Small-subunit ribosomal RNA, 5' domain from a metagenome, 488 nucleotides, folded computationally. The coordinates come from a structure-prediction model, not an experiment, and the mean pLDDT is 85.
Context: one part of a larger RNA
C1' cells in the first nucleotide's frame, strides 16, 4: 500500500452482479435428493360397452386408469467432502500388451423346439423384519437343436473344430428392436522420462526383496501371484524413517524475478459410520447396493430386526464466524419411453446476510442583518458561515396508481404483474465513523494532576497536558469506517 470464503466495534437508504461452517471426515430428529417402460410379460383391481339375471352376482369383450410382480435400461452419471496420500496421486510429454453399454458408418443373419420360475392361490412360521411348503402361469427371462459370410482354435495353406439371435408395434414389412462381425467416436484400464514440502538431532534399507525359467491369473504388460534357480536391488544427486499435505489450471502480492496460497469455477485423484470382502455389470472408492466384524443410535413379544445427510434444506454440538426445513421443472442438461409423458434439492430461480466489488442517492441555484445558539477572547472582536432561516427551482433512488417485456419455437415462464415504461405526490423516506504531538493531513478551551487515563514506534500524564477525558473548530474516507487476523 495491496488483499480476504473473514471476524469484532459502532453506523446504515437503494441497486446490479458475486460469495457465504476455513472449526467437529463431531452426531444427526423430519422432508425430498433415481427413476422409467403396458410398444417386452402374465395377473388383480377400477371405468365402460353388451349379454344373462333382475339385487347382491355370472359371463364376454374393451380401456389414453391403477396395484404390486417377472423383464429391460438407468441406479458407475449427475450432487458432496478433502479425512487419507509426498504416491505415476497430480502436472506434462511419451509409449503398448488392452477394453468399451449407450451413439455413428458398414457387411451379414434373425429357422426351428423346450423346460422352469416370481406375481396368483392354499396352508403355514414370526412380535416384527421377514419367510417355508404345495399347486399353477406369460414373456425381449432361462436352456437345447439348425444355420456361421466374418469371428475364436489348430493349420503355411486348403481344410477341420467350436460358438448366435427375441420379438413388439403400426394405416402401410412401419417403425422400434435382437445376433454375429469390422471400423470410428468419446470414455476407461496400464507403463516411462522429466517436475512436485519439510528434517540427517533419521544413514542405511529391502526378502516376493531385485533379476530368470516353467506355471497360474487378469480385458491388458508386469513378482501381479506361485514352483524352482542365481544373490541381487535402493542409498549422501539424501535411500529408509518422521513430521506435514489433497494435486493442478489458477488466486493474492510484486516493476519483475520471487514469495505466499489452492474458498468460489474447471481438469484429475482419493473418501461415503470404522475396518474388511466380493457379487451384479460395459463400467463399481458401488455416497442414498450387497455380505463379514466392530463402534454407536432406535425398536422388541428378549428370540430377533433396523439404520448411516463428507446430497438440498433442517437441528444438536463446536467456534470469533457462516444462510429457507421456500418456488419450478419455464429454461439448460441428465435417465427411462416409439410417443404422450414421468422423474431430476443437478440447474434455474426466489429467500437472509454491508460478506466482497461496482454504481446511485440522502437534493439544486440565490442568499449578509454575515441573524440567533455555541465556542474562543486582548471583550474591540473572531470562528462556526452562505451554513442556516428566508426565495425560486429539480424529483434520481425510495413511494402510490397504471401499464407491462426479453428469456419460447405453433404450444409451454417458477423467476413475476419482476425488469422497464408512464403518470401523481412532496425537499419530502435516506449520514456516519475514524483522527487532528512526530512518522501524518488537521488546534484550541475546560476538568485532571505519574491519579484516572493513552499508545503502531518514539513516547504522553507529578497544576497552565495541541498526547488522558469533555467541548468548540478541523483533516481523512464516506454507506461505511475503524480494530484484529493472515499473506505478499
Nucleotide at each position: 500500500g495491496a488483499a480476504c470464503g473473514a471476524a469484532c466495534g459502532c453506523u446504515g437508504g437503494c441497486g446490479g452482479c458475486a460469495u457465504g461452517c476455513u472449526u467437529a471426515a463431531c452426531a444427526c430428529a423430519u422432508g425430498c435428493a433415481a427413476g422409467u417402460c403396458g410398444a417386452a410379460c402374465g395377473c388383480a383391481g377400477g371405468g365402460c360397452c353388451g349379454g344373462g339375471g333382475u339385487u347382491u352376482c355370472c359371463c364376454g369383450g374393451u380401456u389414453u386408469c391403477u396395484g404390486a410382480g417377472u423383464g429391460g435400461c438407468a441406479a458407475a452419471c449427475g450432487g458432496g467432502u478433502g479425512a487419507g496420500u509426498a504416491a505415476c496421486g497430480c502436472g506434462u510429454g511419451g509409449g503398448a500388451a488392452u477394453u468399451u453399454g449407450c451413439c455413428u458408418u458398414c457387411u451379414g443373419g434373425u429357422g426351428g423346439g423346450g423346460g422352469a420360475c416370481a406375481a396368483c392361490u392354499g396352508u403355514u412360521g414370526g412380535a416384527a423384519a421377514c419367510g417355508a411348503c404345495a399347486g399353477c402361469u406369460a414373456a425381449u427371462a432361462c436352456c437345447g437343436c439348425a444355420u456361421a459370410a466374418g469371428c475364436u482354435c489348430g493349420g503355411u495353406a486348403a481344410c477341420g473344430a467350436g460358438g448366435a439371435a427375441a420379438g413388439a408395434u403400426u394405416u402401410a414389412u412401419u417403425u422400434c428392436g435382437c445376433c454375429a462381425g469390422a471400423a470410428g467416436a468419446g470414455g476407461a484400464g496400464c507403463c516411462c522420462g522429466c517436475g512436485u514440502c519439510a528434517g540427517a538431532u533419521u544413514a542405511g534399507g529391502u526378502u516376493g526383496u531385485u533379476g530368470g525359467u516353467g506355471g497360474g491369473g487378469u480385458a491388458a504388460a508386469g513378482g501381479c501371484c506361485u514352483a524352482c534357480c542365481a544373490a541381487g536391488c535402493c542409498u549422501g544427486c539424501g535411500a529408509u524413517c518422521u513430521g506435514u499435505a489433497g494435486c493442478u489450471g489458477g488466486u493474492c502480492u510484486g516493476a519483475g524475478a520471487g514469495g505466499a496460497u489452492g474458498a468460489u469455477c474447471a481438469g484429475c485423484c482419493a473418501c461415503a459410520c470404522u475396518g474388511g470382502g466380493a457379487c451384479u455389470g460395459a463400467g463399481a472408492u458401488a455416497c442414498g447396493g450387497c455380505c463379514c466384524a466392530g463402534a454407536c443410535u432406535c425398536u422388541u413379544a428378549c428370540g430377533g430386526g433396523a439404520g448411516g445427510c463428507a446430497g438440498c434444506a433442517g437441528u444438536g454440538g463446536g467456534g470469533a464466524a457462516u444462510a429457507u426445513u421456500g418456488g419450478a421443472c419455464a429454461a439448460u442438461g441428465g435417465g427411462g419411453g416409439c410417443a404422450a409423458c414421468c422423474c431430476u434439492g443437478a440447474u434455474c430461480c426466489a429467500g437472509c446476510a454491508a460478506u466482497g466489488c461496482c454504481g446511485c442517492g440522502u437534493g439544486a441555484a440565490u442568499g449578509a442583518a454575515g441573524a440567533a445558539g455555541g465556542u474562543c477572547u486582548u471583550a474591540g472582536g473572531g470562528u462556526u458561515g452562505u451554513a442556516a432561516a428566508a426565495u425560486u427551482c429539480u424529483u434520481u433512488c425510495a413511494c402510490u396508481u397504471g401499464u407491462g417485456a426479453u428469456g419460447a419455437u405453433u404450444a409451454u415462464g417458477a423467476c413475476a404483474g419482476u425488469a422497464g415504461c408512464a403518470a401523481g405526490a412532496g425537499a419530502a423516506g435516506a449520514a456516519g465513523c475514524c483522527c487532528c504531538g512526530g512518522c501524518u493531513a488537521a488546534c484550541u478551551c475546560c476538568g485532571u494532576g505519574c491519579c484516572a487515563g493513552c499508545a503502531g514506534c518514539c513516547g504522553c500524564g507529578g497544576u497552565a497536558a495541541g498526547a488522558c477525558g469533555g467541548a468548540g473548530g478541523g483533516g481523512g474516507c464516506u454507506a461505511g469506517c475503524g480494530u484484529u487476523g493472515u499473506u505478499c
The full RNA is in RNAcentral, with records from SILVA.